[in-house]
Transfer RNA from a Solirubrobacteraceae bacterium, 75 nucleotides, folded computationally. The RNAcentral record of the sequence draws on ENA and MGnify. The source organism's lineage runs through Bacteria, Actinomycetota, Thermoleophilia, Solirubrobacterales and Solirubrobacteraceae. The prediction has a mean pLDDT of 82. The same sequence occurs in records of 2 taxa. Rfam family: tRNA. Rfam describes the family as follows. Transfer RNA (tRNA) molecules are approximately 80 nucleotides in length.
RNA sequence: GCCCCGAUAGCUCAACGUGGAGAGAGCACCCGUCUACUAAACGGGAGGUUGCAGGUCCGAAUCCUGCUCGGGGCA
Numbered sequence: 001g002c003c004c005c006g007a008u009a010g011c012u013c014a015a016c017g018u019g020g021a022g023a024g025a026g027c028a029c030c031c032g033u034c035u036a037c038u039a040a041a042c043g044g045g046a047g048g049u050u051g052c053a054g055g056u057c058c059g060a061a062u063c064c065u066g067c068u069c070g071g072g073g074c075a
Base pairs, nucleotide, nucleotide: 001074002073003072004071005070006069007068010027011026012025013024020058029045030044031043032042033041051067052066053065054064055063
């Protein structure tokens, strides 16, 4: 230098191939029930500029371009 994969909630990951209403799950966190108390269990709640910047489109996490970071391959 070229190619491939990844980046989404505090953490681990879905959703991306086929664009569609409010982006979900588990754990963690907060509140409650239960308990003598804690834990567990159960119920509820909060939490996201989807790595960054543009483009296409009525509409983008998803498609296109460039860049950044991490991993791998070739030279």